[in-house]
RNA sequence: GACAACGGCAAACCUGGGGCAACCCAGGGACGCAAAGCCGCGGGACCCGCGUCGGGUCAGCCGGGCUGCCGAA
Numbered sequence: 001g002a003c004a005a006c007g008g009c010a011a012a013c014c015u016g017g018g019g020c021a022a023c024c025c026a027g028g029g030a031c032g033c034a035a036a037g038c039c040g041c042g043g044g045a046c047c048c049g050c051g052u053c054g055g056g057u058c059a060g061c062c063g064g065g066c067u068g069c070c071g072a073a
Stems, first nucleotide, its partner, number of pairs: 001070001008033002013028006031060001037066003041063003044058006
């Protein structure tokens, strides 16, 4: 970050399964994504217990860190 190229990922929703839940996994499915690859470090939201707080979820909420494909302006 381009009216480029090879490709990649996969929202909502559906089916099956796990979890008290947020949510996660597999298959289907594509709203989109130039890091929609990885990291729970900071902020934030959500769930559970509960109130001096603790545990958990979300990386496709934001910031940051690490890594990666291509090569026009």